This is a predicted structure of a 71-nucleotide RNA (transfer RNA) from Candidatus Parcubacteria bacterium A4. The prediction has a mean pLDDT of 81. The organism belongs to Candidatus Parcubacteria, within Bacteria. Its Rfam family is "tRNA". It is annotated as a transfer RNA.
């Protein structure tokens, strides 16, 4: 230098045009002599910009960051 893949909550992953889901974690409550475990509730996210579309996390383009391959 060229090619490919990835970017979603604090972490690990779903979702692939129509209001973003779960587990763990955090917070509050229940239970317990207390802690742990268990149960309930709740908070929290689509890397940035532009485009297509009635509607974009999803499709297209560029950029940023990460990973891999070739030279």
């Nucleotide at each position: 230098g060229c090619c490919c893949c990835c970017a979603u909550a604090g972490c690990u992953u779903a979702g692939u045009g129509g209001u973003a889901a779960a587990g763990c974690a955090a917070u509050g409550g229940c239970c317990u002599u207390u802690u742990a475990a268990g149960c309930c509730a709740c908070u929290g996210a689509c890397g940035a910009g532009a485009g297509u579309u009635c509607a974009a996390u999803u499709c297209c383009c560029u950029c940023u960051g990460g990973g891999g391959g070739c030279a």